[in-house]
RNA sequence: GAAGCAAGCCAGACCGCCGCUGGGGCAAGCAUGGAAACAUGGCCCUGGAGGAAGGUCCGGACUGCAUAGAGCGGCGUAGCAGCUAACGGCUGCCCGGCGAAAGCCGAGGAUCAGAGCAACAGAGACGAGUUUUGUCGGGCUCUGCCCGACAAAGGUGAAACGGGCAAUCUCUACGCGCAGCAACACCAAGUAGGCCAGCGUUGAUGCGGCUCGCAGAGCUGGCGGGUAGGUGGCACCGAGCCGGGCAGUGAUGUCCGGCCCAGAGGAAUGGCGGUCACGCCGGGGGCAACCCCGGUGCACAGAAUCCGGCCUAUCGGCUUGCUUCACUC
Numbered sequence: 001g002a003a004g005c006a007a008g009c010c011a012g013a014c015c016g017c018c019g020c021u022g023g024g025g026c027a028a029g030c031a032u033g034g035a036a037a038c039a040u041g042g043c044c045c046u047g048g049a050g051g052a053a054g055g056u057c058c059g060g061a062c063u064g065c066a067u068a069g070a071g072c073g074g075c076g077u078a079g080c081a082g083c084u085a086a087c088g089g090c091u092g093c094c095c096g097g098c099g100a101a102a103g104c105c106g107a108g109g110a111u112c113a114g115a116g117c118a119a120c121a122g123a124g125a126c127g128a129g130u131u132u133u134g135u136c137g138g139g140c141u142c143u144g145c146c147c148g149a150c151a152a153a154g155g156u157g158a159a160a161c162g163g164g165c166a167a168u169c170u171c172u173a174c175g176c177g178c179a180g181c182a183a184c185a186c187c188a189a190g191u192a193g194g195c196c197a198g199c200g201u202u203g204a205u206g207c208g209g210c211u212c213g214c215a216g217a218g219c220u221g222g223c224g225g226g227u228a229g230g231u232g233g234c235a236c237c238g239a240g241c242c243g244g245g246c247a248g249u250g251a252u253g254u255c256c257g258g259c260c261c262a263g264a265g266g267a268a269u270g271g272c273g274g275u276c277a278c279g280c281c282g283g284g285g286g287c288a289a290c291c292c293c294g295g296u297g298c299a300c301a302g303a304a305u306c307c308g309g310c311c312u313a314u315c316g317g318c319u320u321g322c323u324u325c326a327c328u329c
Base pairs, nucleotide, nucleotide: 001325002324003323004322005321006320007319008318009317010316012276013275014274015273016272017271018270020048021047022046023045024044025043026042030041031040032039033038050300054311055310057309058308059307060306061305062180063179064178065177069212070211071210072209074176075175076174077173078172079093080092081091082090083089094108095106096105097104098103109171110170114169115168116165117164126162131153132152133151134150135149136148137147138146139145140144184232185231186230187229194223195222196221197220198219199218205215206214207213240259241258242257243256244255245254246253247252278297279296280295281294282293283292284291285290
């Protein structure tokens, strides 16, 4: 220098003006909307998208239903050991495959329980039997043919009687109760209150497959009525973020110090102008590195209860380590 492999990072910066939105403080205690609950309105300070916020594919937190219990069924996972709140995630090692290597990939339990499956070719494909040749025995219409037994061989094919496939059912081991923030709780004239019929403490109904078990007084249908508003959950000291030490090969754990870091409810996180940096395009200058002028701003995408993963999308660029080859010393 070239080709590659692995790990990680950035996703323009700053200034001015105008807005949107969360929180805190002050002031007011008033106005507006509303039946009410409640919401909004002033000034100041301050926070305001991502590495995937995405797909909603796994796992958890949280909430309700028994403080979620038993059996059957169903679903999921699958080398060994470990990490973790948990996982189908991650780490280490083994085995197998790919690569020259760095390295990458793996749906890697069981076919001595049972069942099922195998295109084409081939006589025959998992049921039995069968192509050719030889030997032996028997029979017949006897240069041969047929039947039975044994042995060997050729061809087809991924595989030829021995096995293969569990990415087919199945078996084994382990795990999983069900639903999900439109959960759920509270406030508020109203899925209220009312009328009729049927069923129901000889157990209706609920616990989202069935049975047991548990709870225990309502449930279903019709008529009529004409609501669906608000607050909490909810943005919070949290499996939290940043830096460092220690233990461990590692995932990770632990200790110390520092920090507080979006939050709506049709859904805020934006727009304009300027300077600089960078990329692209056009023009000019220079032997060249490069410089000047003009234009353009352009990846994927956008929080919605929260968290850990996986997968997918992504313009352009940067850093570190490693492998192989070539050249120079």

Bacterial RNase P class A from Roseateles puraquae, 329 nucleotides, folded computationally. Its Rfam family is "Bacterial RNase P class A". Its family is annotated with ribonuclease P activity, tRNA processing and dimeric ribonuclease P complex in the Gene Ontology. The RNAcentral record of the sequence draws on ENA and Rfam. It is recorded under the gene name rnpB.